[in-house]
RNA sequence: AAAGGAAAAGGCAAAACCGUCGAAAGACGGUGACGCAAAGCCGCGGGUCUAAAGCCGGAAGGUCAGGACAGCCGGGUUGCCGUAA
Numbered sequence: 001a002a003a004g005g006a007a008a009a010g011g012c013a014a015a016a017c018c019g020u021c022g023a024a025a026g027a028c029g030g031u032g033a034c035g036c037a038a039a040g041c042c043g044c045g046g047g048u049c050u051a052a053a054g055c056c057g058g059a060a061g062g063u064c065a066g067g068a069c070a071g072c073c074g075g076g077u078u079g080c081c082g083u084a085a
Base pairs, nucleotide, nucleotide: 004081005080011036012035016031017030018029019028020027021026034071040077041076042075044074045073046072047069048068049067050066054063055062056061
C1' cells in the first nucleotide's frame, strides 16, 4: 500500500415518539439503536422525493425553475485503529 475492524480506544445513529422550522419533500435538537470502516465532507453524474412561484388547463390536474435526500448508486476529497486475524 492493499485488505480488514475479530483486539483495543473511540465515533456515527435507522424506525418510532416529543419539540422547533418549512408550502412540501425534509432539516435541526432531545429520547432511542436498525445498522455503518467513511453512515466524515462535497448535489459533480445518475436516481428518488417535493414543487409555494412560472407555464398549460374551465376545473381536476399536468409540467417545471427551484428545493430535499451523502443511510439509493457512482464520482471527488479528507480521515481513526495496528496489544486481534